Annotation
A computed fold for an 89-nucleotide RNA from a soil metagenome, annotated as c-di-GMP-I riboswitch aptamer. The coordinates come from a structure-prediction model, not an experiment, and the mean pLDDT is 88.

């Protein structure tokens, strides 16, 4: 970063699997991206809370609601690191 070539990735949605959940993989499908390759053990932000703390209900038993908590999860949130085609301006 080209009204260039050659190619690549793959949103939502669907179906399967994992997973408490975010979300992830795998198949289909494209919203779209010049790195929408790769790096959460650099920083920010944004998402879920099983567990385990506080408070509340209800207690014969099974619980239930509400907060707070990342080392959990998101590179297609940004910034940064790394590494890649092409070669006009």
């Nucleotide at each position: 970063g080209a009204c260039a070539a050659a190619g690549g990735c793959a949103a939502a949605c669907c179906c399967g699997c994992c997973g408490a959940a975010a979300g992830g993989c795998g198949g289909g499908g494209a919203c779209g991206c010049a790195a929408a390759g790769c790096c959460a053990a650099c920083g920010a932000g944004g998402c879920u809370a099983c567990c385990g703390c506080c408070g509340g209900c209800a207690c014969g038993c099974c619980g239930c609601c509400g907060g707070c908590c990342a080392g959990g999860c998101u590179g297609g949130u940004c910034g940064g690191g790394u590494u890649g085609c092409c070669g006009a301006a």